[in-house]
Parts: sequence; structure tokens; C1' cells
RNA sequence: GCCCGUGUAGCUCAAUGGCUAGAGCAGCUGUUUUGUAAACAGCAGGUUGGAGGUUCGAGUCCUCUCAUGGGCU
Repeated sequence: GCCCGUGUAGCUCAAUGGCUAGAGCAGCUGUUUUGUAAACAGCAGGUUGGAGGUUCGAGUCCUCUCAUGGGCU
């Protein structure tokens, strides 16, 4: 330099172009316990890496760019 992937909550991951983007773990609060853990109930947490475009509508499609993994030279 060229090619192919990946990027969504603190972490691991979902989400057919059509909802208010969800789940598990972690966190916080409460119940329970002498206390802790576990269990149960609830709460909070997101500019879907960034910019632009297509569309009535984009996490999803297109372009550029950044980061990262792999391959080729």
C1' cells in the first nucleotide's frame, strides 16, 4: 500500500429499514439476615466511534474518516 471483518449501557451481546434501541452480568435502593453473601422486588445507566448522504422513516443501506482484529504484498 491492497483486501475482508468489528465498533450499540461500565463489561459481554441482541435488535427484518417501521416501538420509547433491549437482555445478562456489574452498579444503586428496598425486602429478607445478628451481620455479610445468596434470593426476591425496583431504579438508574445509550448522542448506536465521528461526519455527510439516501429514505416518509437509518443501529441497519451508501460515501468519507477514526479506532481495532485478520489476511496479502
Description:
The prediction has a mean pLDDT of 80. Transfer RNA from a Patescibacteria group bacterium, 73 nucleotides, folded computationally. Rfam family: tRNA. The family's RNA type in Rfam is transfer RNA. Rfam links the family to the GO term triplet codon-amino acid adaptor activity. Taxonomically the source falls in Bacteria candidate phyla (Bacteria).